[in-house]
Context: one part of a larger RNA
RNA sequence: GCCAGCGAGUCAAUGGUGGUGGCAAGCUUAAGGGAGCGACACCCGGAGGCGCAGCGAAAGCGAGUCUGAAAAGGGCGUGCAGUGGCCAUCAUUGGACACGAAACCAGGUGAGCUAACCAUGGUCAGGGUGAAAGUCCGGUGACACGGACGGGAGGCCCGAACUCACGACUGUUGCAAAAGUCGGGGAUGAACUGUGGUUAGGGGUGAAAUGCCAAACGAACUUGGAGAUAGCUUGUUCUCUCCGAAAUAGCUUUUGGGCUAGCGUCAGGCGAUGACUGCGGGAGGUAGAGCGCUGACUGGGCUAGGGGGCGUCUAGCUUACCGAACCCAAUCAAACUGCGAAUGCCUGCAGGGGAGCCUGGCAGUCGGGCCACGGGAGAUGAGUUUCGUGGUCGAGAGGGGAAGAACCCAGACCCGCGGCUAAGGUCCUGAAGUCCAUGCUCAGUGGGAAACGAUGUGGUCGUGUUGAGACAGCCAGGAGGUUGGCUUAGAAGCAGCCACCCUUGAAAGAGUGCGUAACAGCUCACUGGUCGAACGCGACUGCGCGGAAAAUGGAACGGGGCUCAAGCAUGGCACCGAAGCCGGGGACGGUCGCAAGGCCGUGGUAGGAGAGCGUCGCGUCCGCGGGGAAGGCGUUCCGGCAAGGGACGUUGGAGCGGACGGGAGUGAGAAUGCUGGC
Numbered sequence: 001g002c003c004a005g006c007g008a009g010u011c012a013a014u015g016g017u018g019g020u021g022g023c024a025a026g027c028u029u030a031a032g033g034g035a036g037c038g039a040c041a042c043c044c045g046g047a048g049g050c051g052c053a054g055c056g057a058a059a060g061c062g063a064g065u066c067u068g069a070a071a072a073g074g075g076c077g078u079g080c081a082g083u084g085g086c087c088a089u090c091a092u093u094g095g096a097c098a099c100g101a102a103a104c105c106a107g108g109u110g111a112g113c114u115a116a117c118c119a120u121g122g123u124c125a126g127g128g129u130g131a132a133a134g135u136c137c138g139g140u141g142a143c144a145c146g147g148a149c150g151g152g153a154g155g156c157c158c159g160a161a162c163u164c165a166c167g168a169c170u171g172u173u174g175c176a177a178a179a180g181u182c183g184g185g186g187a188u189g190a191a192c193u194g195u196g197g198u199u200a201g202g203g204g205u206g207a208a209a210u211g212c213c214a215a216a217c218g219a220a221c222u223u224g225g226a227g228a229u230a231g232c233u234u235g236u237u238c239u240c241u242c243c244g245a246a247a248u249a250g251c252u253u254u255u256g257g258g259c260u261a262g263c264g265u266c267a268g269g270c271g272a273u274g275a276c277u278g279c280g281g282g283a284g285g286u287a288g289a290g291c292g293c294u295g296a297c298u299g300g301g302c303u304a305g306g307g308g309g310c311g312u313c314u315a316g317c318u319u320a321c322c323g324a325a326c327c328c329a330a331u332c333a334a335a336c337u338g339c340g341a342a343u344g345c346c347u348g349c350a351g352g353g354g355a356g357c358c359u360g361g362c363a364g365u366c367g368g369g370c371c372a373c374g375g376g377a378g379a380u381g382a383g384u385u386u387c388g389u390g391g392u393c394g395a396g397a398g399g400g401g402a403a404g405a406a407c408c409c410a411g412a413c414c415c416g417c418g419g420c421u422a423a424g425g426u427c428c429u430g431a432a433g434u435c436c437a438u439g440c441u442c443a444g445u446g447g448g449a450a451a452c453g454a455u456g457u458g459g460u461c462g463u464g465u466u467g468a469g470a471c472a473g474c475c476a477g478g479a480g481g482u483u484g485g486c487u488u489a490g491a492a493g494c495a496g497c498c499a500c501c502c503u504u505g506a507a508a509g510a511g512u513g514c515g516u517a518a519c520a521g522c523u524c525a526c527u528g529g530u531c532g533a534a535c536g537c538g539a540c541u542g543c544g545c546g547g548a549a550a551a552u553g554g555a556a557c558g559g560g561g562c563u564c565a566a567g568c569a570u571g572g573c574a575c576c577g578a579a580g581c582c583g584g585g586g587a588c589g590g591u592c593g594c595a596a597g598g599c600c601g602u603g604g605u606a607g608g609a610g611a612g613c614g615u616c617g618c619g620u621c622c623g624c625g626g627g628g629a630a631g632g633c634g635u636u637c638c639g640g641c642a643a644g645g646g647a648c649g650u651u652g653g654a655g656c657g658g659a660c661g662g663g664a665g666u667g668a669g670a671a672u673g674c675u676g677g678c
Stems, first nucleotide, its partner, number of pairs: 001678006011094010022083002026050003032044003054061002064076004097235002100232001104225006115199009124189001126158003129154001134149005162186003166183005201217001203213003210219001238612006248261005262365002264362007276351007288339001289337002294333003298329004305322002307319004368393010398409003413586003418582003424576003427560003433573001435572006446562001452546002456543010473530005479503003484498003509524001513522002587602006613667001615664002618661007631651008
């Protein structure tokens, strides 16, 4: 891992509600007892319980009573049948659907591992160093002191046994639940070690690590309390039918849990009251707008005041600075409003039907998610967060979107090789137009992106120049006073400052740019000629261009591929396309109907309600079986959809079934489930 078997809402008591029998103004017995073969049936037992009257704190009164001064008002009553059994369901108390702690407590068992200690034994090859004492000699007055010999001290040195475990590698389903190899430390000591013994869990022992106390010790193990508790996790077993949620509010040592309400379902009751729509009547201060109010804010005007200057300096004068108020113009506001919608809200009438409302039984839900729109928070970030309104997923399959809970279309009872459509599509992949008309795009734009940039190109509009010749090019002119004045070393059109005139003329600036030290030189404005028809500038707009760099490999149309398109825009016709709709057959639910039948409905998690299938005992009745029961294997049929049921063949070899009733240790795929097998 697979297979088989086992494996989870039970039972009791007490209550609630519903159903169904009994008796009924009553109903019922409990303990216990009688009788009996008996635990079954029957009988006794009324103690007690509920009901039959309430009100008041009570005394008490009573269809009333309490309050009260009250014959007032008000509160609660006076109408409505109960009670006990059985069944279903729910609650409470019990282990209470099952399995699961970490832990707590009590009694015991442990020091054959290990820690410390006690008693009694054992062990330490070999080598080195050479303390003190001692002897002798020297030395001293005597000591001290020195030398030699001698001696053999030491938590001394080197190093086996022994012991320890510092490093590396190997090992890591190992040789081994701690080892192996090569090195390493100690090795006469606080050494190592045998045997016997002592200390015990709220404890012992500890050269102290929370170490050790029998391979997991911040409190051993074992048995019991014990099925501890687990607001947590996991699991919870046959079928079909009807309806079908919630992820919110308030409270909560509450926030992943509860309780009540909300939303679901079922039963009974009410009977036109519902969502929604139409018409009518209302309240309002949002969007927008506005600037009179409250504030904010830009420019200008004017002014009080302030700052600076002057002053015979406390009188005044002045100013090109700042500047309230006021005026003009232009703006802004969730906490501004002299305005003000749409929608929503309240309400009357009508339409409207798995609407609504009331009472009761049973729930589940209290982690929501995304999308659109209106706001807050954030960075006018987030697949962010928090509200509101709607949708959808949740609990929703089908078609589209390449793929993709939430987007678009559309709500799946079953069957069929029928038809029509939706979104989206119709060149191929790949069902259906290489469809029609008119334009646009050349960028593979389409098929990713901004500010910004640009004689890309189409459209609309405005304003100019132009056959009295425009625009562009080419030829020619572009002069004189004058080098204007100033400044300056110089300043001559062209460093800078000021002015910007006059003349000739077709035209020519006291000069547009380059240039020079300054001149010079080139050029422009402006004019003539040549040429011969359009040429400028601007606004709005359609489609394109640049801006454009990322990490596995093309990889920014799903792909192929596409250019008067297979791209974009507008209009049109046709077709394809779903579990939508229609047509045919069938099933079930609801409703209407006497019926025939009609009409409506049948996605679904939590959950409510209903109807069934099957397993094992039991009771009554009826059956089958060695001429072959159950069980197994196979084929086939039935049902109506199922859970399932039958027939036949074969195997098997002794029991089994049907109907009705009644009762459960009653249904397995999941619980890192349990046991066994492989």